[in-house]
RNA sequence: GCCCGAGUGGCGCAAUGGUAGCGCGGCUGAUUUGUAAUCAGCAGGUUGUGGGUUCGAAUCCCGCCUUGGGCU
Numbered sequence: 001g002c003c004c005g006a007g008u009g010g011c012g013c014a015a016u017g018g019u020a021g022c023g024c025g026g027c028u029g030a031u032u033u034g035u036a037a038u039c040a041g042c043a044g045g046u047u048g049u050g051g052g053u054u055c056g057a058a059u060c061c062c063g064c065c066u067u068g069g070g071c072u
Base pairs, nucleotide, nucleotide: 001071002070003069004068005067006066007065010024011023012022013021018055026042027041028040029039030038048064049063050062051061052060
């Protein structure tokens, strides 16, 4: 330099164009003599970034950034 993949709450991952969810973790409460476990609830995301297409984009297209792999 060229090719392929990935980027979504603190972490691991879903969501194949129509309300962004799940698990773990965090916080509060219940339970317990207390902790853990269990149960209930709550908070936490402008989906890496800038554009484009579309009535509508995490999703499709283009550039860039970061990262993993391959070729030379």